[in-house]
Predicted 3D model of a 420-nucleotide RNA (Bacterial RNase P class A) from Algoriphagus sp. The sequence was found by an Rfam model in a public genome assembly.
RNA sequence: GGUGCAAGUCGUCUUGUCGCUGCAUCCCCGAUUGCUAUCGGGGAUGGGGAGGAAAGUCCGGGCAACAUAGAGCGCCAUACUUCCUAACGGGAAGGAGGCUGACUGGAGACGGUCAGUUUACAGAAAGUGCCACAGAAAAUAUACCGUCCCGGUUGCUAUCGGGAUAAGGGUGAAAAGGUGGGGUAAGAGCCCACCGGUCAGAUGGCGACAUCUGAUGCAUGGCAAACCUUAUGGGUUGAAAGGUCAAAUAGGCCUCGGGCGAAGAGCUGCUCGUUCGAUUUUGUUGCUGUGCUGAUUCGUCAGUACGGAAGCGAAUUCCGAGGUGGGUAGACCGAUGGAUCCCGACCGCGAGGUCGGGACUAGAUAAAUGACAAGAUUCCGUAAAGGAAACAGAACCCGGCUUAUAGACUUGCACUUUUU
Numbered sequence: 001g002g003u004g005c006a007a008g009u010c011g012u013c014u015u016g017u018c019g020c021u022g023c024a025u026c027c028c029c030g031a032u033u034g035c036u037a038u039c040g041g042g043g044a045u046g047g048g049g050a051g052g053a054a055a056g057u058c059c060g061g062g063c064a065a066c067a068u069a070g071a072g073c074g075c076c077a078u079a080c081u082u083c084c085u086a087a088c089g090g091g092a093a094g095g096a097g098g099c100u101g102a103c104u105g106g107a108g109a110c111g112g113u114c115a116g117u118u119u120a121c122a123g124a125a126a127g128u129g130c131c132a133c134a135g136a137a138a139a140u141a142u143a144c145c146g147u148c149c150c151g152g153u154u155g156c157u158a159u160c161g162g163g164a165u166a167a168g169g170g171u172g173a174a175a176a177g178g179u180g181g182g183g184u185a186a187g188a189g190c191c192c193a194c195c196g197g198u199c200a201g202a203u204g205g206c207g208a209c210a211u212c213u214g215a216u217g218c219a220u221g222g223c224a225a226a227c228c229u230u231a232u233g234g235g236u237u238g239a240a241a242g243g244u245c246a247a248a249u250a251g252g253c254c255u256c257g258g259g260c261g262a263a264g265a266g267c268u269g270c271u272c273g274u275u276c277g278a279u280u281u282u283g284u285u286g287c288u289g290u291g292c293u294g295a296u297u298c299g300u301c302a303g304u305a306c307g308g309a310a311g312c313g314a315a316u317u318c319c320g321a322g323g324u325g326g327g328u329a330g331a332c333c334g335a336u337g338g339a340u341c342c343c344g345a346c347c348g349c350g351a352g353g354u355c356g357g358g359a360c361u362a363g364a365u366a367a368a369u370g371a372c373a374a375g376a377u378u379c380c381g382u383a384a385a386g387g388a389a390a391c392a393g394a395a396c397c398c399g400g401c402u403u404a405u406a407g408a409c410u411u412g413c414a415c416u417u418u419u420u
Stems, first nucleotide, its partner, number of pairs: 001416010012376007020049002023046010051391001055402002058400005063238004070272004075234005080094005095121001096119010122229002127227002129223003144169002146165008177195006196218001197216008242333004252324007264276002280315006287308009340359008377389004
């Protein structure tokens, strides 16, 4: 210097002419109207008008509705530590493990330093389950080959039986700690040293953890992106959410339920709790109160009129549930002043925070934000010419994540080339 990969930033600019659209001010015309005022149309001036992802609809919220929004279960999500944030499954800085590279210590097992990259990084001693095939044997494991000892056959070779063994070999992703030495018939943590593990303590750190010391022959393999357990969190729906005004008809018809805390309603998948919750009329039964009349054995009884509470029924223009049928479907709000943006100072390793100053920058409602010309910038290419400029377009808003992207720039890594 080139190529490739990864991360990040930018991703067209200026002028002129014409056009579209929203807002502000002014003017003109028309309608309603006593006037103000309102609505519609036109004109002038001024300031604006699609992104880094507006995409995906994957997360978290704001906001709105469900009268209030509580508890339990179910279901779902997250998972090393600390911090940032309105919050997050996001971000920052660290820790631990794996892999790669460079240098390096050690006889070896195994380490150390630096850099890059990566992790779905709580728990396997709460329980259940799985580890195919191969292999003798796959977690309460095991002896295929082999090794050693004893006995038998045998000229030698070789072979049979019994016992011991898990160091060597084989199978496998993985064989139940590893290296070296001693010891043994041959072997084995059987013993020793070292590495590793477990337990305990000390020091440092907010913490995850790190370092050191001591003891101990010692490990209960892997998988939880298997079920599960633990901790934390989660009401649902969603701008076609919701709300206001106007208009219109048949508040038609049918069925069922309904009396004071009852039918019914009751944010949610279920359950519970709290809460809201209906106007009256009438019939009848016995009970009972008062008045009147009669009888009376003076205890009361019978009839009648007006009431009271209760029970049982009925109706209703009342309260609900379900079904069927008919009418209307225009306008406005939500709808852009915000966890907003820009500049500066300070604090913080950083993500970010605090203070001060300044700004208002789409708001459409079937959908506007454009076209032409000239030049500039970048890239390709030529002798000159010329050509190209990606992915892609707001619809309630904001913070993240993911995906797409011509080309240019910055940083890092790998490979390669040339020169010194």
Rfam family: Bacterial RNase P class A. Rfam describes the family as follows. Ribonuclease P (RNase P) is a ubiquitous endoribonuclease, found in archaea, bacteria and eukarya as well as chloroplasts and mitochondria. The family's RNA type in Rfam is ribozyme. Of the family's consensus pairs, 97% are formed in the model.